[in-house]
Context: one part of a larger RNA
RNA sequence: UGACGGGGGCCCGCACAAGCGGAGGAGCAUGUGGUUUAAUUCGAUGCAACGCGAAGAACCUUACCUGGGCUCGAACGGCUUGUUAACGGCGCUGGAAACAGCGCUAUCCCGCAAGGGAGUCGAGUCGAGGUGCUGCAUGGCUGUCGUCAGCUCGUGUCGUGAGAUGUUGGGUUAAGUCCCGCAACGAGCGCAACCCUUGUCCUGUGUUGCCAAUCCGCAAGGAAGCACUCUCAGGAGACCGCCAGCGAUAAGUUGGAGGAAGGUGGGGAUGACGUCAAGUCAUCAUGGCCUUUAUGUCCAGGGCUACACACGUGCUACAAUGGGCGGUACAAACCGACGCCAACCCGCGAGGGGGAGCAAAUCGGAAAAAACCGUUCUCAGUUCGGAUCGCAGGCUGCAACUCGCCUGCGUGAAGCUGGAAUCGCUAGUAAUGGUAUAUCAGAACGAUACCGUGAAUACGUUCCCGGGCCUUGUACA
Numbered sequence: 001u002g003a004c005g006g007g008g009g010c011c012c013g014c015a016c017a018a019g020c021g022g023a024g025g026a027g028c029a030u031g032u033g034g035u036u037u038a039a040u041u042c043g044a045u046g047c048a049a050c051g052c053g054a055a056g057a058a059c060c061u062u063a064c065c066u067g068g069g070c071u072c073g074a075a076c077g078g079c080u081u082g083u084u085a086a087c088g089g090c091g092c093u094g095g096a097a098a099c100a101g102c103g104c105u106a107u108c109c110c111g112c113a114a115g116g117g118a119g120u121c122g123a124g125u126c127g128a129g130g131u132g133c134u135g136c137a138u139g140g141c142u143g144u145c146g147u148c149a150g151c152u153c154g155u156g157u158c159g160u161g162a163g164a165u166g167u168u169g170g171g172u173u174a175a176g177u178c179c180c181g182c183a184a185c186g187a188g189c190g191c192a193a194c195c196c197u198u199g200u201c202c203u204g205u206g207u208u209g210c211c212a213a214u215c216c217g218c219a220a221g222g223a224a225g226c227a228c229u230c231u232c233a234g235g236a237g238a239c240c241g242c243c244a245g246c247g248a249u250a251a252g253u254u255g256g257a258g259g260a261a262g263g264u265g266g267g268g269a270u271g272a273c274g275u276c277a278a279g280u281c282a283u284c285a286u287g288g289c290c291u292u293u294a295u296g297u298c299c300a301g302g303g304c305u306a307c308a309c310a311c312g313u314g315c316u317a318c319a320a321u322g323g324g325c326g327g328u329a330c331a332a333a334c335c336g337a338c339g340c341c342a343a344c345c346c347g348c349g350a351g352g353g354g355g356a357g358c359a360a361a362u363c364g365g366a367a368a369a370a371a372c373c374g375u376u377c378u379c380a381g382u383u384c385g386g387a388u389c390g391c392a393g394g395c396u397g398c399a400a401c402u403c404g405c406c407u408g409c410g411u412g413a414a415g416c417u418g419g420a421a422u423c424g425c426u427a428g429u430a431a432u433g434g435u436a437u438a439u440c441a442g443a444a445c446g447a448u449a450c451c452g453u454g455a456a457u458a459c460g461u462u463c464c465c466g467g468g469c470c471u472u473g474u475a476c477a
Stems, first nucleotide, its partner, number of pairs: 001477002003474003007471007015461002019425004026316008034307002042053002064302007076127007084119001088105007108117003129291002132289003138285002140280003143276001145274001150189006156165003169180003195268004200236005206230001209226002214223003239262001242256005318418001322377007334365003339358002344353003384415001389410007431453007
């Protein structure tokens, strides 16, 4: 100087408390451990691994296993040499295919020619190839403490020195934020602001958007129009600016006025010096090592989907604030040409036919659902719950056996609110309801976005956890 303390002081955080809803019990989905296996590819492992890499394993992917092939090689470059137009296309045979063998077909440029050039194939050679090892050799990227308020420097001063001071102190703040004081005076990286979005208004804009008045029309909205909504550009607006109290006359703080918004208005992006030899050699790059008829490469089939068990994350429930049936409303955001697919017809349905429109404020996906109105069920393992299984179908795709999704009929398991222990959340939040997208032929209960309905509670900081500043002790560095 740090680190640590079941030392002290001050302060903060959904840290506790106060509340609301979960998870831990059940079934299923998914990841992991373990076990099994020819293989169940590899990585991630307290917080910060475990719906993680994977925004999507039937083949492919694919790295694993078994078997069958190849060895200048699946792709690429240079040189030497030979060959010839080659690659290719078609057919036959063997084969699971890869591949091997055979046959047919077509044939470049310059030049009269000799020959040359470009290209193919073969041989040789120098490189190849490796998702092989080392993340404790590395770059890059990332997580985490933590969006915590800290981390430093120059000069000066103090100290033999390591170092200290500044950065401590009194107030204040979300903040090393600001004020005052002070052997310090300044500065840098962080904080804040500048950026995006949302909330109010104004100006411009007026189609594909809008419809108040006028005409038309049953209506939709057509004419007309751009008031309004909205679109997307530019501006205004909030600054403790005003008033009062407190405060040291300061910084600031408490209340009020006005205002759409009030003290950082809400949300996002933004992550200092560093810590964890944290994670990644399997995104990529890369040193070293290893391999070279194999640890490379091609193909078929299998596996990654196994299952006495254990854990994590979710979904669905256990019902009446509910289930079933009928009717009636109200969104935002997003996507669409290898696409979105309307009307209409067929089918109980998944779906099939059909073909209009749309490169989309125009057409389509598209029905929003919870909600509301009416009706039924009456507390039961039930008209709750839907696992499991049987049968019959549909869709995608070369192909759904291992191993996809969906539909109909039948079947109708566990489950009556969950032990110890435990998680999230402070407002348009939690909880709850649906919608869309990426990946994608197909395959979400996951992820990422969007809107609807919409709470309860916070006395307080004694305690648990984590963190910041000062101080103290130490046999630690």